[in-house]
Context: one part of a larger RNA
């Protein structure tokens, strides 16, 4: 002199972008945060309608009927492995950049081409019987499907043999014929779908050079360890695992051990070269109360899924259950120190639906906080008897406060009151038209706004509603005068301070910055 997620003291008028547990990966009361589809299914608990029918003087009610709109639990299907959090652990191919996979997968989506047949037996739910304080749960008995299962049908697909032919990278890899071997598809009135094969996209696993802190007051380390055959798993290669074999493997170019830390895009500060950082946003990685474990699925060893152990917390009838804010919000605690237990799905975006739609504490708003950055105002212009008061001096008189006040003129930003009032919304879906030609395109008409009567604009009266901090001995812009008397104090360095202190304190005045000022931390 720059700078911050800063925090402290004194002070504060406005708006606009930002930003907002660094500490205890401690503990968590209460909402919420991942549901959707009835155009897949058996079906009706709830609600509305309709129609019937008893009672009743009407109205309330009451029973029937899934008949309609819909629809709680169930059975299927996609989703739930996205999104949002946090930095525990990690010195690692974990991240970074280059690159290979002839050693790999990949839902939804595009695209290319085929196909879509014929059967079955069960299972929630409802019923009926039961156990329990709850959580839950047991028996029987009956159904259904786009949920299961068998058959068929199938090749340029998979696997294994083989044999010709071209290329390569060692394994091989392409294209051609041969044999054998198992495997595919449900509903529907339509729409939409389902299933096999080739392929794009997307995403994702595996492998390598090369970079990636500090200690030698850490010098030897290793036994699945280091290699090799097999066999197992795997989507895939591999000691990934096992069973035999061999003795290797890494290390002064720092192996091992300990210590610190999630990395990188990127911020700081510097002319740079460096040094420091890794808050907001974005890519990647690791974690979900602590360890473990594996199931589902295209994908997880899965934050709001299971299991199992501890721990801690609560229930309770004592037998025995229940839970995980490192979501968003709020609470306690710790700390100098960091916010509403709001609004809304209007927009973007994500999930499910053919669509209306529903879900969405992703995200869009709004609340609070000078915490930062930016911009605005707190008036302008005239006015010298250079007034009064203050202070101060060489005192009958100067000097400074000062064009500052007071007077006169003017403007109204912004603050007040009233008045209008956006953009941000094009679309979907709907009606009409059009074009290809049976579901798509365009085009017109309608429809939707949390924020919000917000921003913005106008009128209206009136200088009316808004200045402080600090600091003046020298570095270092700015001086005197009274009080103290090595006292009280000051201080970043050097130093003041013991009777005339520009250094304490307290006034008058000047200096800088300014809704900020200083002060402390920290980094260059």
């Nucleotide at each position: 002199g720059g700078a911050u997620g800063a925090a402290c003291g004194c002070u504060a008028g406005c708006g606009g972008c930002a930003g907002g547990c660094c500490u205890a990966a401690c503990a968590c009361a209460u909402g919420c945060a991942a549901g959707u589809c009835g155009a897949g299914g058996g079906g009706u608990a709830a609600c509305a309608g309709u129609a019937g029918c008893u009672u009743g003087c009407u109205a309330c009610u009451g029973c029937u009927u899934g008949c309609u709109g819909a629809c709680g639990a169930c059975c299927g299907g996609c989703g739930c492995a996205c999104g949002g959090g946090u930095g525990c652990g990690u010195a690692a191919c974990g991240c970074g950049u280059a690159u290979a996979c002839a050693a790999u997968c990949u839902a939804c989506c595009u695209u290319u081409u085929g196909c879509u047949g014929a059967g079955g037996g069960a299972u929630a739910g409802c019923c009926c019987a039961g156990a329990g304080a709850a959580a839950u749960u047991u028996g029987g008995a009956u159904u259904a499907a786009a949920a299961c299962c068998u058959c068929a049908u199938g090749g340029u697909a998979u696997a294994u043999u083989a044999a010709u032919a071209u290329g390569g990278c060692a394994u091989c890899a392409u294209a051609u014929u041969u044999a054998u071997a198992a495997u595919a598809a449900c509903g529907a009135u339509u729409a939409c779908g389902g299933u096999g094969u080739a392929a794009g996209a997307u995403g994702a696993g595996u492998a390598u050079g090369c970079g990636u802190u500090c200690u030698a007051u850490u010098a030897g380390u290793u036994u699945g360890u280091u290699g090799g055959u097999g066999u197992g798993g795997u989507a895939a290669c591999g000691g990934c695992a096992c069973a035999c074999c061999a003795a290797g493997a890494c290390c002064a170019c720092g192996a091992u051990a300990g210590a610190u830390a999630g990395g990188g895009g990127c911020c700081c500060u510097g002319a740079g070269a460096g040094g420091g950082g890794g808050a907001u946003c974005c890519c990647c990685c690791a974690c979900a109360c602590u360890g473990g474990u594996a199931c589902u699925g295209a994908g997880a060893c899965a934050c709001g899924g299971a299991c199992c152990a501890g721990a801690c917390u609560c229930c309770u009838a004592c037998g025995g259950g229940a839970g995980g804010c490192a979501g968003c919000a709020g609470u306690g605690a710790g700390g100098a120190a960091u916010a509403u237990u709001g609004g809304g799905c209007a927009a973007u975006g994500g999930a499910g639906g053919c669509a209306a739609c529903u879900c969405u504490g992703a995200c869009c708003c709004a609340g609070c906080c000078a915490u930062g950055c930016c911009g605005c105002g707190u008036g302008c212009a005239g006015g010298a008897a250079g007034a009064c008061u203050g202070c101060c001096c060489u005192a009958u008189g100067g000097g400074u406060u000062g064009u500052a006040a007071a007077c006169u003129g003017c403007u109204u930003u912004u603050a007040u009151a009233c008045a209008g009032g956006a953009a941000g919304a094009a679309a979907c879906a709907c009606u009409c038209g059009g074009a290809c030609g049976u579901g798509u395109c365009c085009g017109a008409g309608c429809u939707u706004g949390a924020c919000g009567g917000u921003a913005c604009u106008g009128u209206a009266a009136g200088a009316a509603u808004a200045a402080g901090g600090a600091u003046c001995g020298g570095c270092u812009a700015a001086c005197u005068c009274c009080g103290u008397g090595c006292c009280a104090g000051c201080a970043g360095c050097c130093g003041c301070g013991g009777u005339a202190a520009u250094a304490c304190g307290g006034a008058g005045g000047a200096u800088c910055c300014a809704a900020g000022c200083g002060u402390u931390a920290u980094c260059c």

Small-subunit ribosomal RNA, 5' domain from an uncultured prokaryote, 524 nucleotides, folded computationally.
The RNAcentral record of the full RNA draws on ENA.